The part of an RNA shown here (small-subunit ribosomal RNA, 5' domain) has 522 nucleotides and comes from an Erysipelotrichaceae bacterium.
The sequence was found in a public genome assembly.
Model confidence (mean pLDDT): 81 of 100.
It matches the Rfam family "Bacterial small subunit ribosomal RNA". Rfam links the family to the GO terms ribosome and structural constituent of ribosome.

[in-house]
Context: one part of a larger RNA
RNA sequence: GGAUGAACGCUGGCGGCGUGCCUAAUACAUGCAAGUCGUACGAAGGAGCUUGCUCCUUAGUGGCGAACGGGUGAGUAAUACAUAAAUAAUCUGCCUCAAUGUCUGGGAUAACUAUUGGAAACGAUAGCUAAUACCGGAUAGCUUGUUAGAAGACAUCUUCUUUCAACUAAAGGAGCGUUCGCUCCGCUUUGAGAUGAGUUUAUGGCGCAUUAGUUAGUUGGCGGGGUAAUGGCCCACCAAGACGAUGAUGCGUAGCCGAUCUGAGAGGAUGACCGGCCACACUGGGACUGAGACACGGCCCAGACUCCUACGGGAGGCAGCAGUAGGGAAUUUUCGGCAAUGGGCGAAAGCCUGACCGAGCAACGCCGCGUGAGUGAUGAAGGCCUUCGGGUUGUAAAGCUCUGUUGUUAGGGAAGAAUGAUCAGGAUAGGAAAUGAUCUUGAAGUGACGGUACCUAACCAGAAAGCCACGGCUAACUACGUGCCAGCAGCCGCGGUAAUACGUAGGUGGCAAGCGUUAUCC
Numbered sequence: 001g002g003a004u005g006a007a008c009g010c011u012g013g014c015g016g017c018g019u020g021c022c023u024a025a026u027a028c029a030u031g032c033a034a035g036u037c038g039u040a041c042g043a044a045g046g047a048g049c050u051u052g053c054u055c056c057u058u059a060g061u062g063g064c065g066a067a068c069g070g071g072u073g074a075g076u077a078a079u080a081c082a083u084a085a086a087u088a089a090u091c092u093g094c095c096u097c098a099a100u101g102u103c104u105g106g107g108a109u110a111a112c113u114a115u116u117g118g119a120a121a122c123g124a125u126a127g128c129u130a131a132u133a134c135c136g137g138a139u140a141g142c143u144u145g146u147u148a149g150a151a152g153a154c155a156u157c158u159u160c161u162u163u164c165a166a167c168u169a170a171a172g173g174a175g176c177g178u179u180c181g182c183u184c185c186g187c188u189u190u191g192a193g194a195u196g197a198g199u200u201u202a203u204g205g206c207g208c209a210u211u212a213g214u215u216a217g218u219u220g221g222c223g224g225g226g227u228a229a230u231g232g233c234c235c236a237c238c239a240a241g242a243c244g245a246u247g248a249u250g251c252g253u254a255g256c257c258g259a260u261c262u263g264a265g266a267g268g269a270u271g272a273c274c275g276g277c278c279a280c281a282c283u284g285g286g287a288c289u290g291a292g293a294c295a296c297g298g299c300c301c302a303g304a305c306u307c308c309u310a311c312g313g314g315a316g317g318c319a320g321c322a323g324u325a326g327g328g329a330a331u332u333u334u335c336g337g338c339a340a341u342g343g344g345c346g347a348a349a350g351c352c353u354g355a356c357c358g359a360g361c362a363a364c365g366c367c368g369c370g371u372g373a374g375u376g377a378u379g380a381a382g383g384c385c386u387u388c389g390g391g392u393u394g395u396a397a398a399g400c401u402c403u404g405u406u407g408u409u410a411g412g413g414a415a416g417a418a419u420g421a422u423c424a425g426g427a428u429a430g431g432a433a434a435u436g437a438u439c440u441u442g443a444a445g446u447g448a449c450g451g452u453a454c455c456u457a458a459c460c461a462g463a464a465a466g467c468c469a470c471g472g473c474u475a476a477c478u479a480c481g482u483g484c485c486a487g488c489a490g491c492c493g494c495g496g497u498a499a500u501a502c503g504u505a506g507g508u509g510g511c512a513a514g515c516g517u518u519a520u521c522c
Stems, first nucleotide, its partner, number of pairs: 001522004006518005013369006019362002021327001026325003030322003035064003040061002043058007071280003081204007090197002095193005101187002103137004112127006141168001143166003148161005172185006206252003213243003218240004223235003255277004259270004282303005305316004333359001335358003341355001342353004372402004382393004407459006416449001422443007466511005471492003477506005487494002
């Protein structure tokens, strides 16, 4: 000198864009943060009248989602991360493409009704009912084993053809025309893709040797189990290996990277915000469901803590968004909206979304603007200094002439919105036709921010400057007070009676809505 997620002191006009618990991964009151589908299903309630239909609402069964999005950095020195590879050792819901079928049966159960236990949380018994819930049968492929053959490769193998055997599928709903079909949304199976993941290998990035030896499932093999998959991942048996001064093991510290800061660079330091990966979700352990979790707002067990209780028993988990207490030098609103972007569900309308978009608070940072401009000497008054002549503050002020950025008031007033759906048309392909599918034209309509940005007009110089320094380093000096006192100080050092170094005043210098100090890094 530069930098900061900064803090403190004094001061403080505005706007834009960012940023905002670095400490206690401490404890949490309250509200919200994950639902959705009636075009899967029965039922209940309500409304309408055409009195047997239509519409609406939903507790339950069922499907999809809840593994994303959001938070934090405790742990982790390698099961992490970065880069480059391997997977002849693997899986992949939704999505895309190409094929394939969607046949035939059955028994339940929640809801509901009745009875009943319990303070509650939550149940128990009996009876009734449906499905895209569940379970049989048929058929095809896949898979596994088997017979024979061919081709290929990187040991184990891979691919193709073939014989036989075993096992194994499905679900319907809506619309339309009509006489059994069409269209759409689904469902089953197979092949391929895309996406996402799993696993493995190599290299790289902290300190301490005042840590020198470490290791028995340890190292390898054979056989098995387990897994989507390789593997001591696990197990039985066999062998005695494996790692280490090229630093094993231990201890300490730490999420890693893209990047950020600094520097001419090499390097050094950092890992807030934004993006990628990992880990965690009161502490420890465990599995279930599922394409995917060993699951932040799921389950079970143990523990600590808090709460309710009729003492029998129950409930909870903000490192989501706000907010509270506490800790601390220190870090914001218990705000608005789904209008946009994105996500979940749905055929769609739509619903949900503290993701997100916005507003609020804070000079916390960066950038921009303003606090007026021109003229004005009798160099006014006042202040300060003085050799008492004067000098300086100083064109500074006043005065005169302007301007209106900003401000105040009034008026106008956005872009961000276009899709989807609706209505009215048009086109394409295929159909006997209709519905539907795809493309397209037009109409009406949709904004939290916000009557905001912006524009116009009027009015007033009116409402807007401080902070630090002035001995040298280092730009900027005099007077008074004090008298080794009070004090200053980054270093050298000032102060003991003329202190340019302390305090005050005038003046000057620097930066400026900031200025200085402290802390940390280069």